[in-house]
RNA sequence: GGAACCGGCUGGACGGUCGCUGUAUCGUCAUGCGAUAUGGAGGAAAGUCCGGGCUCCAUAGGACAGGGUGCCAGGUAACGCCUGGGGGGCGCGAGCCCACGGAAAGUGCCACAGAAAAUACACCGCCUACGUUCGCGAGAACCGGUAAGGGUGAAAAGGUGCGGUAAGAGCGCACCGCGCAGCUGGUAACAGCGGCGGCACGGUAAACCCCACCCGGAGCAAGACCAAAUAGGGGAGCGUUCUCGCGUGGUCCGCGUGGCUCCCGGGUAGGUCGCUACAGGCGUCUGGCGACAGGCGUCGCAGAGGAAUGACCGUCCUCGACAGAACCCGGCUUAUAGGCCGGUUCCCUCC
Numbered sequence: 001g002g003a004a005c006c007g008g009c010u011g012g013a014c015g016g017u018c019g020c021u022g023u024a025u026c027g028u029c030a031u032g033c034g035a036u037a038u039g040g041a042g043g044a045a046a047g048u049c050c051g052g053g054c055u056c057c058a059u060a061g062g063a064c065a066g067g068g069u070g071c072c073a074g075g076u077a078a079c080g081c082c083u084g085g086g087g088g089g090c091g092c093g094a095g096c097c098c099a100c101g102g103a104a105a106g107u108g109c110c111a112c113a114g115a116a117a118a119u120a121c122a123c124c125g126c127c128u129a130c131g132u133u134c135g136c137g138a139g140a141a142c143c144g145g146u147a148a149g150g151g152u153g154a155a156a157a158g159g160u161g162c163g164g165u166a167a168g169a170g171c172g173c174a175c176c177g178c179g180c181a182g183c184u185g186g187u188a189a190c191a192g193c194g195g196c197g198g199c200a201c202g203g204u205a206a207a208c209c210c211c212a213c214c215c216g217g218a219g220c221a222a223g224a225c226c227a228a229a230u231a232g233g234g235g236a237g238c239g240u241u242c243u244c245g246c247g248u249g250g251u252c253c254g255c256g257u258g259g260c261u262c263c264c265g266g267g268u269a270g271g272u273c274g275c276u277a278c279a280g281g282c283g284u285c286u287g288g289c290g291a292c293a294g295g296c297g298u299c300g301c302a303g304a305g306g307a308a309u310g311a312c313c314g315u316c317c318u319c320g321a322c323a324g325a326a327c328c329c330g331g332c333u334u335a336u337a338g339g340c341c342g343g344u345u346c347c348c349u350c351c
Stems, first nucleotide, its partner, number of pairs: 001347010012316007020040009042322001046333002049331005054219004066215005071085005086100001087098004101210002106208002108204003123150002125146003131142004158176006177199001178197003182193004223273004233264006244258005278300001280299008317320001
């Protein structure tokens, strides 16, 4: 100097004018209006994909069903998140990626091609030792042997080499792979070591399934409180019960019902709360590799209910991306113009 990798921060600036909205104080007869002061979107407020708080309902305990998670250890309120580690893959490297339990519990599936896709039943080949027949013989036919080579396929029944053989073959041996039990290291995942077994075990579990662990349901339109008008419900008292209205009935009797006052309770409109102070931010110290935890100090940082955060002007610059809270918090994922900082790797050159 060039090319990369990882992590973090930022997300136009300043001033003025006029609005919108929360809160506090004051004025006014004012749930209204006005004045003053002060607060007013994000790193993702987003997707609503996980986890938790909170609320109501259900619930003795346990199990089934259903759903989820899936190498190990730790962190956490919890997680499908994070940290550290193991294993596998990619990259020269910094580093990045991985649904990474079980296929000798059982069942299913494996298109096309191919002889054969799991009980190897062999297409082209290779062999003719043994056995039978023919032939004087060479040899031929049969009965057979074989899976080394070719070919098909995503995948072909351990791989390479040497020996061996009629040709071959774990048939034998060495190394590698696989399996079994052991020892050593490690909390563990796992790794290493020497030994034994001639191989018995194709793939697929984001196929059913098995194993281990976790999960009650619904959600702030949750839910709690106050509470009209009108209509209706319950109770008590008074009045009426001669007479009257309505219903039943052809009519009469009879029965039911109709009045006034007070009290109680449910629910609707409306209002209030939930509603923003917190698993909170920042600084610092301690413990820990780290995620994180603890101590001390300090700060107060939107809270609406048709839903506010905007418009205009001036100056400047590199001319400004994605995007707007609605109960809250921890994550993940997705979108994002430009700028800044730190660490690391590789290549080239010079001293």
Description:
The RNA shown here (Bacterial RNase P class A) has 351 nucleotides and comes from Candidatus Competibacter sp. It is recorded under the gene name rnpB. The RNAcentral record of the sequence draws on ENA. The model forms 93% of the base pairs in the Rfam consensus. Its Rfam family is "Bacterial RNase P class A". Gene Ontology terms of the family: tRNA processing, ribonuclease P activity and dimeric ribonuclease P complex. From the family's description: Ribonuclease P (RNase P) is a ubiquitous endoribonuclease, found in archaea, bacteria and eukarya as well as chloroplasts and mitochondria. By type it is a ribozyme.